A computed fold for a 349-nucleotide part of an RNA from an uncultured bacterium, annotated as small-subunit ribosomal RNA, central domain. Rfam family: Bacterial small subunit ribosomal RNA. Model confidence (mean pLDDT): 88 of 100. RNAcentral holds the full RNA, with entries from ENA and SILVA.
[in-house]
Context: one part of a larger RNA
RNA sequence: CUGGGCGUAAAGAGUUCGUAGGCGGAAUGUUAAGUCUGAUGUGAAAGCCCUGGGCUCAAUCCAGGAAGUGCAUUGGAUACUGGCAAUCUAGAGUAUGGGAGAGGAGAGUGGAAUUCCAGGUGUAGAGGUGAAAUUCGUAGAUAUCUGGUGGAACAACGGAAGCGAAGGCGACUCUCUGGACCAUUACUGACGCUGAGGAACGAAAGCGUGGGGAGCAAACAGGAUUAGAUACCCUGGUAGUCCACGCCGUAAACGAUGGGUACUAGAUGUUGGAGGUCUUAUCCCUUCAGUGUCGUAGCUAACGCAUUAAGUACCCCGCCUGGGGAGUACGGCCGCAAGGUUAAAACUC
Numbered sequence: 001c002u003g004g005g006c007g008u009a010a011a012g013a014g015u016u017c018g019u020a021g022g023c024g025g026a027a028u029g030u031u032a033a034g035u036c037u038g039a040u041g042u043g044a045a046a047g048c049c050c051u052g053g054g055c056u057c058a059a060u061c062c063a064g065g066a067a068g069u070g071c072a073u074u075g076g077a078u079a080c081u082g083g084c085a086a087u088c089u090a091g092a093g094u095a096u097g098g099g100a101g102a103g104g105a106g107a108g109u110g111g112a113a114u115u116c117c118a119g120g121u122g123u124a125g126a127g128g129u130g131a132a133a134u135u136c137g138u139a140g141a142u143a144u145c146u147g148g149u150g151g152a153a154c155a156a157c158g159g160a161a162g163c164g165a166a167g168g169c170g171a172c173u174c175u176c177u178g179g180a181c182c183a184u185u186a187c188u189g190a191c192g193c194u195g196a197g198g199a200a201c202g203a204a205a206g207c208g209u210g211g212g213g214a215g216c217a218a219a220c221a222g223g224a225u226u227a228g229a230u231a232c233c234c235u236g237g238u239a240g241u242c243c244a245c246g247c248c249g250u251a252a253a254c255g256a257u258g259g260g261u262a263c264u265a266g267a268u269g270u271u272g273g274a275g276g277u278c279u280u281a282u283c284c285c286u287u288c289a290g291u292g293u294c295g296u297a298g299c300u301a302a303c304g305c306a307u308u309a310a311g312u313a314c315c316c317c318g319c320c321u322g323g324g325g326a327g328u329a330c331g332g333c334c335g336c337a338a339g340g341u342u343a344a345a346a347c348u349c
Base pairs, nucleotide, nucleotide: 003321004320005319006318007303008302012317014201015200016199017198021194022193023192025088026087028085029084030083031082033081034080035077036076037075038074039073040072041071042070049065050064051063052062053061054060091191092188093187094186095185096183097182098181103177104176105175106174107173108172109171110154116148117147118146119145120144121143125136126135162169163168206247207246208245209244210243211242215241216240220236221235222234223233258316259315260314261313262312263311266294267293268292269291270290271289272288273287274286275285276284298305299304322349323348324347331342332341333340334339
């Protein structure tokens, strides 16, 4: 390279946008680049193949012929692909009217609880555990009541529920703002799909500067346990967790399943719309978009998947190629650092 693959065996990039490129709806005309076909030239000799001949045969040698992927020029064909021209509306998009939503950002507000502070009541314990102890408490704790401070998180509702590209998003109100869905006609007229590089976003932890710090809590200290106990349990407790700005760029970033389009039995929940029967309504039927469970054909090594495919096909991208060495070394790029990313070989089984 040709293959064969990528849910769990090696393998889908964390996600999206998008450049080049690849691929691309319907009908018409034109062109003839790809494509098909004819002719001519070339395709050295030797060799391969065929015929004949010479060494006694053969290997071998000689003569003749054929073949020769291909290339060039030229004449045609026009179904498909491409180019050009003009056209269409089923893809895509815009407008209009709706309802749904923890989608995002900023500002403000609220109640429960924990802590702390002040005061009242009150007295000897409290706390903690398997049992204890460290710890707190007669300088008045724990408990209880009143008032206040401060920070963080938002119980019930809450749901295989919803929204978002993913990460993720959950008190309430306001402002700004993105996307999706449904219905109706109208408009644009292929404007589409994917996407090497690239860009943006990207949990937690971590880093820088400045704030904040209630609870929790790496490190750390002590008490237990134990043969030991650098742990599990307990009492404390600092970074951190929170905010602003800037980095980092990784996760079992998982559906361990890339994106798009089309097709292929059903059953049953649920969310958001629309239409219909009937009615005020509940219910029922149809349909579109999502989200679950089960299941036929088919697929699969099996498990299982099964209109939300891992089925049947096409288009584009990424990735894999025995285990270890190793996601390491070196080099490059990025980073303040931690490190990230790209990524081998010797050797060994």